Notes: Predicted 3D model of a 104-nucleotide RNA (SAM riboswitch aptamer (S box leader)) from Desulfitobacterium metallireducens. The coordinates come from a structure-prediction model, not an experiment, and the mean pLDDT is 82. RNAcentral records the identical sequence in 2 taxa.
[in-house]
RNA sequence: UGCUUAUCCAGAGUGACCGAGGGUCUGGCCCGAUGACGUCCGGCAACCCCCUUAGGGGAAGGUGCCAAUUCCUGCAGAAUGACUAACAUUCUGAAAGAUAAGUC
Numbered sequence: 001u002g003c004u005u006a007u008c009c010a011g012a013g014u015g016a017c018c019g020a021g022g023g024u025c026u027g028g029c030c031c032g033a034u035g036a037c038g039u040c041c042g043g044c045a046a047c048c049c050c051c052u053u054a055g056g057g058g059a060a061g062g063u064g065c066c067a068a069u070u071c072c073u074g075c076a077g078a079a080u081g082a083c084u085a086a087c088a089u090u091c092u093g094a095a096a097g098a099u100a101a102g103u104c
Base pairs, nucleotide, nucleotide: 002103003102004101005100006099007098008097013041015040016039017038021031022030023029025074027072028071042066043065044064046063047062048061049058050057051056070096075093076092077091078090079089080088081087
């Protein structure tokens, strides 16, 4: 890197340092000198794991995560409004992505 499976509306800072962009792309919408992003510390508990009285609990270990649902959106379908169409809202599914476990 590829494949399979599962999950993605829960949770996580009044700390220190730094100093300008950040939320990966599109279109939006946001966060940010009242200091974002990042690093450290701290924390959370999704999977593995550990314990269990089988409800649940733990955070030592392997990953992971700590604004907003994967922030919304992109493709297809349905309903409603409107109705020639475009369009708007809602819902469903897919795709893409993320994470874990397994596998070649």